[in-house]
RNA sequence: AUGUUAUCAAGAAAGGUGGAGGGAUUAGACCCUUUGAAGCCUUAGCAACCUCCCGAACUUAUCGGGGAAGGUGCUAAAUUCUACUUAGUUUUCAAUUCAUUUAUUGAAAGUUGGAUAGAUAACCA
Repeated sequence: AUGUUAUCAAGAAAGGUGGAGGGAUUAGACCCUUUGAAGCCUUAGCAACCUCCCGAACUUAUCGGGGAAGGUGCUAAAUUCUACUUAGUUUUCAAUUCAUUUAUUGAAAGUUGGAUAGAUAACCA
């Protein structure tokens, strides 16, 4: 690398260096940026995955509460938004049926969910 599990609408920035890009990738939209992008360094902070403490349970697991010393991570915007879709639901339009209401089918849009992809952690090898 691949794989497994969990999470991803919360939270948290200053300085130095650097000098034009950045928001993972493809396309589109949108946004940040010379009032200084990416990258690197320092300091600070956020969170609580690993970890530490207490309690319950105990075969293994697991659950609740607390801490932040250590290993990671993170510190614009939902993973910035959309793309694919079994399905639910709402609206609009068209066709058919009908005296009308209605009903059926199809299309489009919105929304909820799911999938794919990605990020992070822990484990496996």
Record summary
SAM riboswitch aptamer (S box leader) from Mariniflexile fucanivorans, 125 nucleotides, folded computationally. Of the family's consensus pairs, 91% are formed in the model. It was read from a public genome assembly, where an Rfam model found it. The source organism's lineage runs through Bacteria, Bacteroidota, Flavobacteriia, Flavobacteriales and Mariniflexile.